């Protein structure tokens, strides 16, 4: 330098070939226990990496950019 893939909750990741986003773990609270852990329930937590375009509507499609991983040279 070229190519491919990835970027979504604190962490690991789903997700819909467009219609206002979820799981597990973690956190907080409650139930249970003599107490802790475990178990059960509830709650909070996200400008879906950034900018622009298309569209009535974009996390999703298009273009550009940033960061990361891998491969080639």
């Nucleotide at each position: 330098g070229c190519c491919a893939c990835c970027u979504u909750a604190g962490c690991u990741c789903a997700g819909u070939u467009g219609g206002u986003a979820g799981a597990g773990c973690g956190a907080u609270c409650g139930c249970u226990u003599c107490g802790u852990a475990a178990g059960c329930g509830a709650u909070a937590g996200g400008u879906c990496c950034c900018c622009a375009g298309u569209u009535c509507a974009a996390u999703c499609c298009u273009g550009g950019g940033a960061g990361g991983u891998g491969g080639c040279u």

Transfer RNA from a Candidatus Yonathbacteria bacterium, 73 nucleotides, folded computationally. It matches the Rfam family "tRNA". The family's RNA type in Rfam is transfer RNA. RNAcentral records the identical sequence in 2 taxa. Its mean pLDDT, the model's own confidence on a scale to 100, is 81. RNAcentral holds the sequence, with entries from ENA.